[in-house]
Context: one part of a larger RNA
Molecule: large-subunit ribosomal RNA, domain I
Organism: Ruminococcaceae bacterium OttesenSCG-928-N02
RNA sequence: GGCGCAGGGCGAAUGCCUUGGCACUGGGAGCCGAAGAAGGACGUGGUAAGCUGCGAAAAGCUGCGGGGAGAUGCAAACAAUCUUUGAUCCGCAGAUGUCCGAAUGGGGAAACCCACAUGGAGUCAUGUCCAUGUACCAUAGGGUGAAUACAUAGCCCUAUGGGGGGAACCGCCUGAACUGAAACAUCUAAGUAGGGCGAGGAAAAGACAUCAACCGAGAUUCCGCUAGUAGUGGCGAGCGAACGCGGAGAAGGGCAAACCGAGGGUAGAAAUACCCUCGGGGUACGGACUGCACAAUGUAGUUAAGUUGUUAGCCGAAGUGUGUGGGAAAGCACACCGAAGAGGGUGAGAGUCCCGUAGGCGAAAACGACAAGACGCAGGCAGGAUCCAGAGUACGGCCGGGCACGUGAAACCCGGUCGGAACAUGGGGGGACCACCCUCCAACCCUAAAUACUACCCAGUGACCGAUAGAGUAUUAGUACUGUGAAGGAAAGGUGAAAAGAACCCCGGGAGGGGAGUGAAAGAGAACCUGAAACCCUGUGCCU
Numbered sequence: 001g002g003c004g005c006a007g008g009g010c011g012a013a014u015g016c017c018u019u020g021g022c023a024c025u026g027g028g029a030g031c032c033g034a035a036g037a038a039g040g041a042c043g044u045g046g047u048a049a050g051c052u053g054c055g056a057a058a059a060g061c062u063g064c065g066g067g068g069a070g071a072u073g074c075a076a077a078c079a080a081u082c083u084u085u086g087a088u089c090c091g092c093a094g095a096u097g098u099c100c101g102a103a104u105g106g107g108g109a110a111a112c113c114c115a116c117a118u119g120g121a122g123u124c125a126u127g128u129c130c131a132u133g134u135a136c137c138a139u140a141g142g143g144u145g146a147a148u149a150c151a152u153a154g155c156c157c158u159a160u161g162g163g164g165g166g167a168a169c170c171g172c173c174u175g176a177a178c179u180g181a182a183a184c185a186u187c188u189a190a191g192u193a194g195g196g197c198g199a200g201g202a203a204a205a206g207a208c209a210u211c212a213a214c215c216g217a218g219a220u221u222c223c224g225c226u227a228g229u230a231g232u233g234g235c236g237a238g239c240g241a242a243c244g245c246g247g248a249g250a251a252g253g254g255c256a257a258a259c260c261g262a263g264g265g266u267a268g269a270a271a272u273a274c275c276c277u278c279g280g281g282g283u284a285c286g287g288a289c290u291g292c293a294c295a296a297u298g299u300a301g302u303u304a305a306g307u308u309g310u311u312a313g314c315c316g317a318a319g320u321g322u323g324u325g326g327g328a329a330a331g332c333a334c335a336c337c338g339a340a341g342a343g344g345g346u347g348a349g350a351g352u353c354c355c356g357u358a359g360g361c362g363a364a365a366a367c368g369a370c371a372a373g374a375c376g377c378a379g380g381c382a383g384g385a386u387c388c389a390g391a392g393u394a395c396g397g398c399c400g401g402g403c404a405c406g407u408g409a410a411a412c413c414c415g416g417u418c419g420g421a422a423c424a425u426g427g428g429g430g431g432a433c434c435a436c437c438c439u440c441c442a443a444c445c446c447u448a449a450a451u452a453c454u455a456c457c458c459a460g461u462g463a464c465c466g467a468u469a470g471a472g473u474a475u476u477a478g479u480a481c482u483g484u485g486a487a488g489g490a491a492a493g494g495u496g497a498a499a500a501g502a503a504c505c506c507c508g509g510g511a512g513g514g515g516a517g518u519g520a521a522a523g524a525g526a527a528c529c530u531g532a533a534a535c536c537c538u539g540u541g542c543c544u
Stems, first nucleotide, its partner, number of pairs: 001543009015529001016494002020465002022462007029454002031165002039100003042055003046078002050074002061094006070082003105114003115134007136162009169200001170198005180187001184234001210217002221248005231239002252446003255390001259280009286388003289383004297378003301375003306370006313361003319334004335352002337341001343355003395419008405431001426441005481488002501528001504515004
């Protein structure tokens, strides 16, 4: 030195565990903000570094409910207190709420600096302090008012609104490339990703100038089929309907105009003509107008008896003995409850010990849902002469875009540009176009539900993970740390049933160790469950 055996050290795998995650289901809730948000800074405790809570009224204040013995957060200890005259704690409502932040009096290198006006506190007075107001934009009303006569711009005041944030979902605008086509250019990827603006709890769409086919349907949205069909397509790769049927859910309304009335304006000497504003009327089964009727009914507006739910809670059945053991819930013995034998905890494995579970009960206050009733509003038939029925619109040429449809025979819808109608005896559509026929009424607006999503709350589930997994984070984690910055981004769980966390003695400067003691166990001693391997050490047998 090697091999073997034995005993240790170091080390952290493995096993077991779970406070944390992941995915989903069913409900709820779905916006917050100038009444100052989201997010922060700085403070705040008797002692107080971090987290949490709170805001100079600062781990809190007030009221009303709940609850019933302890309490002063995580988090020990000491001190000092509170509490059956009901504390701590839980719920609802309120008060306070520094500074920054849209940040809004002005400034600014966020959490700082400097103001003005009015009222107040204080001082002999000034300094100082407190309260309120003072940003900008839009709209409406009012005032003032240039160049420039009328006027207008501008300026000022008042009122109302806006501004910023938000996980996904939604609408609009803008809009790639990789890729596929086995290369690549039309095409595809894809109106996707990305960018911008805006809204809501949903958004959007929506009440036929729609389809259909000579029969008829009757707004929109979503799902299943129709159907990978008809089509479209360097007829390549690919893209890909509709009619119709079955379901979910269902809801229809309001203006403009004709006409009537009131007020005002312009032109004119006046008659009159035209225009503006407001009220009535009226809206596609058309209406005005004329005549006859005047309430059955409806109602998405306002209000509301009441019912019900949410935000604290409450009641809630039934087991003892025995031996083993540190400990019984396991064993044995004999019982009991069950609308409760889900689950968790308790010194091992508990229906009957604790929390719960089944089943019931409960709200002063706030909020939600439904809602009788009330008010308001709407609300009929006939006639058919006259009047009204959305114009730089429809439509056309040219050029684009959208439609499953790539210019095609290319209708239909939208936009740019240049032209530019008709007026219900009218107009649009039925896939070039024309006729007949059928059908509908554009150029104004609103509209629940069925649908999408899940930052958030509650309940639950898992052939999901179990600390190199599962979230990046089971722990003071978006922390420490890195980077000028955008940004990147960790490691780190387990004594024991209970601290009973080792008084006292000995060695040592200490660390550490040996006794003693606790404990079932200390080979559970805080570098703490189990404690593999690499690696290291000691002893010894054999070989060299």